[in-house]
C1' cells in the first nucleotide's frame, strides 16, 4: 500500500417521543394515570451520480448543450459492482502473484511539442566519419603513409542537445555509412485454430516508417425534460391597488337603418399572448365581465406527503463471481426548532504487565533459563469520527481497533 470484519451487550432506577391497551376527565377540540412495544451510524457527513414519488404537461421530434467511453455480465438505474482482456510498473525466474490505467478514435479536420539542438514529421549536418581536387610539413622502400589548411562531393552508424531524434539488437556489405541486404524481434496485412466478446496461438507475406498529445478544440459509439418533500395535496387565514398592453378577415343569426351601412352573438382562419430548461417544429389554453407585462401591498396556522420498503433475516438451488429464484420467519425512529438522554453495576472488545498448568523451539552436566502458543486467575489503562429529518442503490471523504496479501527496510 491495497482489501475485508467490527466499532457493543445486558440488568436497574429517573427522565422524553411515538403506536397500542385500560381507566378517569371533558360540550368539543383534547388532555392524566397505570402498563406493554418500539426509539440515530457505518459512514447518519459531502451533494458527486442514480432512482421512486410529486408537478409543470395530454403526449412529442429536431438541433444545441451536457455525460460515459476495453470486452461481457449484474442491477429499477447508474459515472456503481462483478469476471475477463489489454498496457505499464514491482516481485518471481519454473509456474503462480501485487498495483495502477481519464484503456473508443492521431490516415476526417484544425492546432500544440517551450527553450536546447544542425534538425521536431514528408526533418537535418555542430563534432564527426569517407572521398576528389590544389597548396605546404614530415616520414620513407622514389612511391606510398601520415598531419594541417582551402574549394567540391558522399554520409546519418558513432558522439553531443533534448521530454522525445524518423523502429532495436547482430551480422554482411560499403570509399565510409545507411533496412542497402539477412535473421530474430517490433510493426502493417491476410489465412487457420481457440473465444459470446475484448483478444490469444501459431503460420505465411512485406524492408515496412508520417513520432507524441485528444485530462487540446474535434470525430465515433451509447446515455439525458426540467424543478424538486422548502416537491405536492386539503382546510384554514388575508387581499390594495397604480401604469401599460391585446386585432384583422370570412361565413351564419338577431337588432336598427337615410339601404351606404351600424351593433351584437356564435363558428372559423390568419396574427398576437401563456405554458412545455436553451432555439425551431408541433401540441394545448386564452384573445376584453377574458388574457398578458412591470411595480406594489396583505396571509401564510394546521394537517396531510412521513414510513411495508426495487425493505431485512434464515435455508435450499442456479452462477467462477456480482447475484437471481424458492420457502419461511420478522417489522425494527417518525421529530416539526427538532425527541431517541443521565446515573450505577455486570459482561465483552482492545492494549500493557503479573502469575499456576500445558505444549513446542533453543540453551545447558543437571537445577533451570530464555522465546513463542493455549488455557484459568488478576492488576492497571483505552475505546475513535462523530446525530435521522420523503425513501432508497452507489461513491467519495472522517477516523479507532483487529484480520489477510502485497513490496521495502
Nucleotide at each position: 500500500g491495497c482489501a475485508c470484519c467490527g466499532g457493543a451487550a445486558c440488568g436497574g432506577u429517573c427522565g422524553c417521543u411515538u403506536g397500542g391497551a385500560a381507566u378517569c376527565c371533558a360540550c368539543c377540540c383534547g388532555g392524566g394515570u397505570u402498563c406493554c412495544a418500539a426509539g440515530a451510524g457505518g459512514a447518519a457527513a459531502g451533494u458527486c451520480c442514480g432512482a421512486g414519488c410529486a408537478c409543470g404537461a395530454c403526449a412529442g421530434g429536431a438541433c444545441a448543450a451536457g455525460g460515459u467511453g476495453g470486452u461481457g455480465g449484474g442491477u429499477a438505474a447508474c459515472g456503481c459492482c462483478c469476471a475477463c482482456c489489454g498496457g505499464c510498473c514491482c516481485g518471481c525466474u519454473g509456474c503462480u502473484g501485487g498495483g495502477u490505467c481519464a484503456g473508443g478514435g492521431a490516415c476526417a479536420g484544425u492546432g500544440c511539442c517551450a527553450c536546447a539542438g544542425a534538425a521536431a514529421a514528408u526533418a537535418g549536418a555542430c563534432c564527426g566519419c569517407c572521398u576528389u581536387g590544389c597548396c605546404g610539413g614530415g616520414g620513407c622502400u622514389u612511391g606510398c603513409c601520415u598531419c594541417g589548411g582551402c574549394a567540391g562531393g558522399g554520409u546519418a552508424a558513432g558522439g553531443g542537445u533534448g521530454a522525445a531524434a524518423c523502429g532495436g539488437u547482430g551480422c554482411g556489405g560499403u570509399a565510409a555509412g545507411a533496412g542497402c541486404g539477412c535473421a530474430c524481434c517490433g510493426c502493417u496485412c491476410g489465412a487457420u485454430c481457440g473465444g459470446c466478446g475484448a483478444c490469444g496461438a501459431c503460420c505465411g507475406a512485406g524492408g515496412c516508417a508520417c513520432g507524441g498529445c485528444a485530462a487540446a478544440c474535434c470525430c465515433c459509439a451509447c446515455c439525458u425534460c426540467g424543478u424538486g418533500c422548502a416537491a405536492a395535496c386539503g382546510c384554514a387565514a388575508a387581499c390594495a391597488g397604480u401604469u401599460c398592453u391585446c386585432g384583422c378577415u370570412u361565413g351564419a343569426g338577431a337588432c336598427c337603418u337615410u339601404c351606404g351601412g351600424g351593433c351584437u352573438u356564435c363558428a372559423a382562419g390568419c396574427g398576437c399572448c401563456u405554458g412545455c430548461g436553451g432555439u425551431c417544429c408541433g401540441c394545448a389554453g386564452g384573445u376584453u365581465u377574458g388574457g398578458g407585462a412591470a411595480c406594489g401591498g396583505g396571509u401564510a396556522g394546521c394537517g396531510c406527503g412521513c414510513u411495508u420498503g426495487a425493505g431485512c433475516c434464515g435455508u435450499c438451488g442456479g452462477g467462477c463471481a456480482a447475484c437471481c429464484g424458492a420457502c419461511g420467519g420478522c417489522c425494527u425512529a417518525g421529530a416539526g426548532a427538532a425527541a431517541u438522554g443521565g446515573c450505577c453495576g455486570u459482561u465483552g472488545c482492545c492494549c500493557c504487565g503479573a502469575u499456576g498448568c500445558u505444549c513446542g523451539c533453543g540453551c545447558a552436566g543437571a537445577c533451570g533459563c530464555g522465546c513463542g502458543g493455549g488455557u484459568g486467575u488478576u492488576g492497571g489503562g483505552g475505546a475513535a469520527c462523530a446525530g435521522a429529518a420523503c425513501u432508497c442503490g452507489g461513491c467519495u471523504u472522517a477516523g479507532c481497533g483487529g484480520u489477510g496479501c502485497u513490496c521495502g527496510c
The prediction has a mean pLDDT of 79.
A computed fold for a 409-nucleotide RNA from an uncultured bacterium, annotated as Bacterial RNase P class A.
The model forms 99% of the base pairs in the Rfam consensus.
It was read from a public genome assembly, where an Rfam model found it.